[in-house]
Context: one part of a larger RNA
Parts: sequence; C1' cells; structure tokens
RNA sequence: AACGCUGGCGGCGUGCCUAACACAUGCAAGUCGAGCGGAGAUUGCAGCAAUGUAAUCUUAGCGGCGGACGGGUGAGUAACGCGUGGGCAACCUGCCUUCUACAGGGGGAUAACACAGGGAAACUUGUGCUAAUACCGCAUAACAUACCGGGAGGACAUCCUCUUGGUAUCAAAGGAGCAAUCCGGUAGAAGAUGGGCCCGCGUCCGAUUAGCUAGUUGGUGGUGUAACGGACCACCAAGGCUUCGAUCGGUAGCCGAACUGAGAGGUUGAUCGGCCACAUUGGGACUGAGACACGGCCCAUACUCCUACGGGAGGCAGCAGUGGGGAAUUUUGCGCAAUGGGCGAAAGCCUGACGCAGCAACGCCGCGUGAAGGAUGAAAUCCCUCGGGAUGUAAACUUCGUAAGUCUGGGAAGAAACAAAUGACGGUACCAGACGUAAGCCCCGGCUAACUCCGUGCCAGCAGCCGCGGUAAUACGGGGGGGGCAAGCGUUGUUC
Repeated sequence: AACGCUGGCGGCGUGCCUAACACAUGCAAGUCGAGCGGAGAUUGCAGCAAUGUAAUCUUAGCGGCGGACGGGUGAGUAACGCGUGGGCAACCUGCCUUCUACAGGGGGAUAACACAGGGAAACUUGUGCUAAUACCGCAUAACAUACCGGGAGGACAUCCUCUUGGUAUCAAAGGAGCAAUCCGGUAGAAGAUGGGCCCGCGUCCGAUUAGCUAGUUGGUGGUGUAACGGACCACCAAGGCUUCGAUCGGUAGCCGAACUGAGAGGUUGAUCGGCCACAUUGGGACUGAGACACGGCCCAUACUCCUACGGGAGGCAGCAGUGGGGAAUUUUGCGCAAUGGGCGAAAGCCUGACGCAGCAACGCCGCGUGAAGGAUGAAAUCCCUCGGGAUGUAAACUUCGUAAGUCUGGGAAGAAACAAAUGACGGUACCAGACGUAAGCCCCGGCUAACUCCGUGCCAGCAGCCGCGGUAAUACGGGGGGGGCAAGCGUUGUUC
C1' cells in the first nucleotide's frame, strides 16, 4: 500500500505503482501606448451645423522582450546518460556588472486602414495610402575580423601571449521630461552566470549469446559547426574491438538519498533537490543569445471532430475534471496577501509556479474517551466439590474536573520594501464564559502473553509451521473469563 471490522480530535506530511490509454469543459504566457501609425469611446473648447482642436481612456496591427524558464512524465536509454575527478593551446553565452569609444547623413517599403473580390468555414487575393527603436545603402572606426610582414617572451604535439606596421571589411535609435536628467542604441575589452565538447575511474542479468565490424580503423585534403572529431565527403592504406566478456539478448532513467542492519552489506530510487530523456507516433528544419522547441511551424502515420463534400481543426506525460484499465490513489475550490518568475520607467498586468483551503486513519507524532474516594464485595451473568469462587472499586453513590462540538464576547503573527496602504488562508489559530459528546480489533494447544463451561462428533470447521476434530476438544462454534495492541486492530503483498 490494498482488503475486512471499527472509527473522537489536532499538527505535519503524502495521495494513478496499472493504460507514455483516449480525452468533453474551464483555466495553465504574456507584457510594453515612455518604440510606431491608426481606429474607437468620453470630456473640454470653437462652431447654427458639418466639423475642427486639445486632454484622458481602450486597444486589433507593425515593433521589442518573454514564450528554450517555470510545470509534467519515465516511454526510450546499459550510454560519457548519470556519479566523481580532470581537460578545452578546440568553444559559445541574451538579460546583469565594470571599463573604453561612438551615435553623422540618407533611402525604399509594408501591416494596420480604405475600396473591390473569393470561401460554408478556416482563412485568403488584388488595388491604393502610411509610420517606427521594423528594413536597406552611404559616411566614420579599432585594442574587432581577415590577409601580408617586423620584434619579444612562453609552452603541453598541433601552438599560445605581448608588442609594432600595412591593406581590406563591418556600427548605431531613439523615447520620456519645461529642464536637470533618466531609460534605451552601436562597436570593443573584461567579469559573472548559464551552457557545449573531450578524457580517467565507477555504473544490472545471461556464455543454453564467441566471435563482431566497410564509415568499419587510420591517413591526406575538404565540407560543416560556436568548437574538436569519419560528424560528413573524395581519395589512399587495411585496419579496429574481443574470454580483463566484444557482439547479441533481457531488464532499467542515473544520483543526492530512502528503508533495513551492530556493522559489513542487502533492497529501493515515491515525496524534496541535481542531471538526463520525452511531449499522439516518426521525420525535418525555421526563428533566436539559447530549441530542432509540451500549450510554435512544415511533412507523413494512427485516431477524434466540423463541413455547404470543395476543404478544414485538434494533441492534458500542465491544474482540476471525464471515460477506461485496476486491489487501488483527491476538488471541474480560493488567492496573487507572501515567496519566486515574465514584461514595464513606473503604476501595474499575467502567473493551476506558489501560498492556502477541500477529500482520504494513507503515514508519522500528540491528545482524549474522565480523576479521586467508594464493600455489607449490590443486582445480573459465568463456574462450582453447592461450602463458595469470578467479573470487581468495576458499577451505583459522593466530591472534583471537562479536549471536540454549539452559542456569546474578544481576536493575531505571517506585512517587508521611506511614509501611507496592502491577508487568499480567516473572524482561522488563540483567549474568556455557558452547555457539553467519544472504543474497538485480534488472539488465548506449542512456537507465543492469555482457561474454563456448553454445543458438535474425522461432521461442521480451523490452520503461518507442527498439526486439531472419529462423545469428556484449553486447537472447531458460542458463553463467561483472560492476554495483546489501541483510533486503530487484523489479513494479504513487498523489502531488510
């Protein structure tokens, strides 16, 4: 964990182990009007009106940043995947920090919008107009990059560092404000952070798997990449791995850790944290600092849905929830108040991350179901040698006390960021007053703690092992009594 019987409360945790089966519905990634041109609304002013103008608000579109984080799952993977220790003279790094330098002058478009069409829809075509921190030339430019030299130093094979010349190439964007100024932009150097690649060692079972391998192993030259490399390609050579277990087959995400144990060890890898892999299945690239991208794109497969039959739409292994499978696993809840994240100058917006609440004795821990007194040992029940014995201070009775719950009154911390304001939980916890409820389950032959009566008669049944039952059964069933544990107790499963 599940199942059976039973069930009072609280705190903290945990909750699809099976079908990586299929999913209705809602939500889970947006934000910026202080980048841009529009559109709409409201208000003010002018006007008889049409309208014009100003301010505020809203925002579809262009543009920027974020959607590569956060969240889920464990299918695949026996691998440099993971763990641990190193290396990169073979690499990249948006936002952030420090420093240096710069931002001159132009151009052509396009969405929105308008008009006209096509389509059932999804959507889409044409013509015309317009803006930018969108796009493109030009200028300027080195400590950048490429090539050609000179000098110095160093090293670990390829080489590296510093310095000094020449030639060529490459930048930029503005916005807010009365202003000061602030936020941005471009190039470069360094840092920080995050990643990429390589290597040593470690990492399950099977030999009833003994041979495996043609991009295979190496070289030369290229392609490609941020970067090394048969990673890929052309040519050349014939190598490479293996009983220290190659190859093949099976199983499996790995670790910190968890359980157990005196330890050594064995088993596990739920929750939490780190890494990896995946996102219906298979493949592919685009954009980008970063993806080959769960809620992006394209193609193909299976499935589902819509359709006017021409064509379209979808992907819960996000949070809830549904069907199904199963012995078995929760609410279609509240809130952004806190912590954290994205965007923003900020106010703020978004956030099923998260914080909380709900359900479940699923686990651990704590508490309670009263305490003290009370014998002539009541009644009742059971046993009996009929004398009595046991349940048993147990009850009654007396005194005292009262968690949960209900009602009344009060009522937090969690809130910090100058001040002020700000609490989902929650009128919760807690405090005071009044009334005031709550025990079961298994066992009693030995192992193993706890014994008698009746019923039954190898029947009915019990049973973990040994074994009980055929007429005196402490072993079956019931009563009384007793033992153990206790809001649990047993059974089954699994591990030590």

Model confidence (mean pLDDT): 85 of 100. A computed fold for a 496-nucleotide part of an RNA from an uncultured bacterium, annotated as small-subunit ribosomal RNA, 5' domain.